[in-house]
Context: one part of a larger RNA
RNA sequence: GCCAACGAGUUUAAUUUAUCAGUUAGUCUAAGCGUCUCUGACGCGAAGGCAUAGGGAAACCAAGUCUUAAUAGGGCGCAUCCCUUUAUGGGGUACUGAUGGGUUAAGACCCGAAGCCAAGGCGAGCUUGCCAUGACCAGGUUGAAUCCCGCCGAAAGGCGGGAGGAGGACCGAACCGGUUGACUGUGCAAAAUCUUCGGAUGAGUCGUGGUAAGAAGUGAAAAGCUAAUCGAGCUUGGUAAUAGCUGGUUCUCUCCGAUAUAACUUUAGGGUUAGCGUCCUGCGCUAAUGGUUUUGGAGGUAGAGCACUGAAAGAAAUUCCGUGGCGAAAGUCAGGUAUUUCUAUCAAACUCCGAAUGCCGGAACCAUUGCAGGGCAGUAAGACUACGGGCGCUAAGGUCCGUGGUCGUAAGGGGGAAAGCCCAUGACCUCAGUCUAAGGUCCCCAAAUCAGGCUAAGUGCAAAACAAGGAAGUGAGAUUCCUCUGAUAGCUAGGAGGUUAGCUCAGAAGCAGCUAUCCUUUAAAAAGUGCGUAACAGCUUACUAGCUAAGGAGUUUUGCGCCGUAGAUUAACGGGGCUCAAGCCUGAUACCGAAGACGAGGGUGCAUUGCCGCAAGGCGAUGCGCGGUAGGAGAGCGUUCCCAUUGCAGUGAAGCGGAACCGUGAGGUUUCGUGGAGCGUUGGGAAGUGAGAAUGUUGGC
Numbered sequence: 001g002c003c004a005a006c007g008a009g010u011u012u013a014a015u016u017u018a019u020c021a022g023u024u025a026g027u028c029u030a031a032g033c034g035u036c037u038c039u040g041a042c043g044c045g046a047a048g049g050c051a052u053a054g055g056g057a058a059a060c061c062a063a064g065u066c067u068u069a070a071u072a073g074g075g076c077g078c079a080u081c082c083c084u085u086u087a088u089g090g091g092g093u094a095c096u097g098a099u100g101g102g103u104u105a106a107g108a109c110c111c112g113a114a115g116c117c118a119a120g121g122c123g124a125g126c127u128u129g130c131c132a133u134g135a136c137c138a139g140g141u142u143g144a145a146u147c148c149c150g151c152c153g154a155a156a157g158g159c160g161g162g163a164g165g166a167g168g169a170c171c172g173a174a175c176c177g178g179u180u181g182a183c184u185g186u187g188c189a190a191a192a193u194c195u196u197c198g199g200a201u202g203a204g205u206c207g208u209g210g211u212a213a214g215a216a217g218u219g220a221a222a223a224g225c226u227a228a229u230c231g232a233g234c235u236u237g238g239u240a241a242u243a244g245c246u247g248g249u250u251c252u253c254u255c256c257g258a259u260a261u262a263a264c265u266u267u268a269g270g271g272u273u274a275g276c277g278u279c280c281u282g283c284g285c286u287a288a289u290g291g292u293u294u295u296g297g298a299g300g301u302a303g304a305g306c307a308c309u310g311a312a313a314g315a316a317a318u319u320c321c322g323u324g325g326c327g328a329a330a331g332u333c334a335g336g337u338a339u340u341u342c343u344a345u346c347a348a349a350c351u352c353c354g355a356a357u358g359c360c361g362g363a364a365c366c367a368u369u370g371c372a373g374g375g376c377a378g379u380a381a382g383a384c385u386a387c388g389g390g391c392g393c394u395a396a397g398g399u400c401c402g403u404g405g406u407c408g409u410a411a412g413g414g415g416g417a418a419a420g421c422c423c424a425u426g427a428c429c430u431c432a433g434u435c436u437a438a439g440g441u442c443c444c445c446a447a448a449u450c451a452g453g454c455u456a457a458g459u460g461c462a463a464a465a466c467a468a469g470g471a472a473g474u475g476a477g478a479u480u481c482c483u484c485u486g487a488u489a490g491c492u493a494g495g496a497g498g499u500u501a502g503c504u505c506a507g508a509a510g511c512a513g514c515u516a517u518c519c520u521u522u523a524a525a526a527a528g529u530g531c532g533u534a535a536c537a538g539c540u541u542a543c544u545a546g547c548u549a550a551g552g553a554g555u556u557u558u559g560c561g562c563c564g565u566a567g568a569u570u571a572a573c574g575g576g577g578c579u580c581a582a583g584c585c586u587g588a589u590a591c592c593g594a595a596g597a598c599g600a601g602g603g604u605g606c607a608u609u610g611c612c613g614c615a616a617g618g619c620g621a622u623g624c625g626c627g628g629u630a631g632g633a634g635a636g637c638g639u640u641c642c643c644a645u646u647g648c649a650g651u652g653a654a655g656c657g658g659a660a661c662c663g664u665g666a667g668g669u670u671u672c673g674u675g676g677a678g679c680g681u682u683g684g685g686a687a688g689u690g691a692g693a694a695u696g697u698u699g700g701c
């Protein structure tokens, strides 16, 4: 991991509610007792409970009572069963019982802690300390005290030599330890191995025996150790501890169908009440809700505005100031303050104004269901998206509100793939026919190789976006100027003289620089546009004529493109691939395309209704429905056992395997084989009653 078996809302008591049943102005027995066909039936048994009267805290009073000075008022009650065919009737009420749904107390749907306590026990063969008794420490080094000898000295003493063998001394095996690194890390090993390292006559190490323990011991103290367990051992018990937490919770079909909000909460991942769901009962028919039209209202948002409150820019005038420049001063120029005027503005906490929606009423029409009481819930982590906003960076798949939608609980088609986007205002089942939606129609891939433009960038080919800035890309438009009296480009020719203008300068001659920029001849020609020279020269331009010949030069608006533009897969057209497109814009007509709509058949819920039937119900018709998590309601299938009933079985029961058929389904029937002894139907009853999940339990493989 798989398979099989086992595995989770139960029982008792009390209470509440629904249904059914018994009795009825009453109702039920409890313990106990008796009888019998004796581990369950029948009978006896009103002690007592509930109901029959309430009010008050109570005394107490009583159809009333309490409050109070008060029959002033008020609170809670009474006044009250109903129907009919009028009786030995039915229903309701009351009591009791059964069944179903809740609640409370209990282990309370099941499994799961870490823990707490014990006036129970077991542990010091591990380890800590202590006691008793024993054992062990190769070899080498250093050389204390003390003693002896010699010499020196008056002495104290000194020096030298020798003997000696001290030390929590030194080096280093055994032994004890465990510093570093490696290795191991399903190991040789639940702490080892290799290397390296510390101590190694000492507070040393080891053997054997003894002793001290669970709020206790022991501890050269680390909360260390007390048997691989220690901030309180192990074991048993209290015990099914508790778990607002996690996980799991077993057959089917039918109808309806949520919430992720508010208030409060030692509350925030839990609860209680309300809201939203479901079921029953009663009332109700426009009463409630929604839509459309119409009508009457309140309002201060969007927008706008500057009339108030503020903010803020420019200009002017006036008042006041007198720090600055000039001036001897007057003053003037600039500046500041306040007010006013003009111009152009800004505001969630500004408003002279002011919508659309929405909201509150009335009416008509259409559609839907509503209200009250009661039973049972679930929900209180919501997500994205569009729009209006706050916070944030007009950041976030951000966060917090509001109004919708979808998902949640929704499958189908589209979006490459896809909770929240688009379509479907939405899947009862079957058939695979018709028409469409979004989206598409070259191939993958169902369906168009239509028309007119644009794009040359593979721009683009369906998420969006890519700036400031730059450019004779290209299309369309507007506008200005020149133009057959010849434009623009090109070609031919001229482009001169005073003069090398003056100044400056070594030089300055159109062309280093400064000043001026005249005159003449001309068709035209600058005291010179750019190269160039040391300076000249030379080339060229403006300007002019001729040749040629029909458009030329700008400004501006706009469409589609270009650069700016750098990222981690060829990896941001879904791919192939596509260029008068298979791209973009515009237009037209077809077609494809869904579980949508239509068509055919069938099932089922509710409402209305026809026929049959005593009834239960059956056979139909019409209309509206039949997605669904949590959850509510209903109807069923199957298992084991019991009672009654009626059957099967060695001519083969159950079980197991295969097949066919029936039922919407849970399931059922028949048959063949196997098997070898029990098992069903029908009507009731009772539950150890249904497994795929719980790191489930046990077994097998």
Stems, first nucleotide, its partner, number of pairs: 001701006011106013026050003032044005054061002064076004081091003109248002112245001116238003120235003128212009137202001139171003142167001146163007175199003181194002214230001216226003251636006261274005275379002277376007288368010303353001304351002309347003313343006320336002324333003382407010412423003428602004433598003439592003442576003448589001450587005460578002469563002473560010490547005496520003501515003526541001530539002603626010637690001639687006646680003655674008
About this RNA
A computed fold for a 701-nucleotide part of an RNA from a Minisyncoccales bacterium, annotated as large-subunit ribosomal RNA, domain II. RNAcentral holds the full RNA, with entries from ENA.